[in-house]
Formats: sequence, C1' cells, structure tokens
RNA sequence: GGCGGGGUAGCUCAGAUGGUUAGAGCGUCGGAUUCAUAACCCGGAGGUCACGGGUUCGAUUCCCGUCUCCGCUA
Repeated sequence: GGCGGGGUAGCUCAGAUGGUUAGAGCGUCGGAUUCAUAACCCGGAGGUCACGGGUUCGAUUCCCGUCUCCGCUA
C1' cells in the first nucleotide's frame, strides 16, 4: 500500500427491515435483609451511538469522507 472486521453506559457486548423508549450483564449509588460483612432481593443515576457531510418526512441503522483499533496479505 491492498483487503476484511470493529468503534453504542465506567468495563464486556446486543441492537430487527430506517419508525416514535437505545438495552443486557458486570460495576457504581441508595434501600431491604443480617449482630456485622458477603451473597441474594428491590430501586436509581449514568449515552454527542468515534467525528464531519449526504439521502430521507424520519438515521445507531443506508451512502461518502476522516480518525482510530484488530486481523490477513504484498
């Protein structure tokens, strides 16, 4: 350089065919329980869906460009 895959919550990851609420587990905070701690249980907070542009009535999702990570290859 070429090709392929990825970037969504603090971490690991889902996300349908573009459609009205963006989710799970872990973590974290509060509560309940306990003599106390852990576990279990209940509840809450936390998101520029990497960035810019385009298409569309409407984009996490489609298209283009940029940045970045991983793999293959010369």

Model confidence (mean pLDDT): 81 of 100. A computed fold for a 74-nucleotide RNA from Spirosomataceae bacterium TFI 002, annotated as transfer RNA. Taxonomically the source falls in Spirosomataceae (Bacteria, Pseudomonadati, Bacteroidota, Cytophagales). Its Rfam family is "tRNA". Gene Ontology term of the family: triplet codon-amino acid adaptor activity.